Transfer RNA from Micavibrio sp., 77 nucleotides, folded computationally. The prediction has a mean pLDDT of 83. Taxonomically the source falls in Micavibrio (Bacteria, Pseudomonadati, Bdellovibrionota, Pseudobdellovibrionaceae). Rfam family: tRNA. Rfam classes the family as a transfer RNA.

């Protein structure tokens, strides 16, 4: 110090190339069902996509900057 890659709900990952209301599984709430747990069935809450700035009617998606973490390469020894 030079290349890559990741970053999205409590976790776990879709979607980004080819811009148009943010999705799936675990998970959590509530009913139902049970003496009561679980399992099961129903119904519901939860994230604007690390950050910041740009294009556009519209940005997780494009593009310039930055952080975090990983990987390789150089430097040094």
């Nucleotide at each position: 110090c030079g290349g890559g890659g990741u970053g999205u709900a409590g976790c776990u990952u879709a979607g980004c190339c080819u811009g148009g209301u943010a999705a799936a599984g675990c998970g959590c709430u509530u009913g139902c069902u049970u003496c009561g747990g679980g399992a099961g069935c129903a119904a519901g809450a939860g994230a604007g996509c690390g950050a910041a700035g740009g294009u556009u009617c519209a940005a997780a998606u494009c593009c310039u900057u930055u952080c975090a973490c990983c990987c390789c390469g150089a430097c040094c020894a």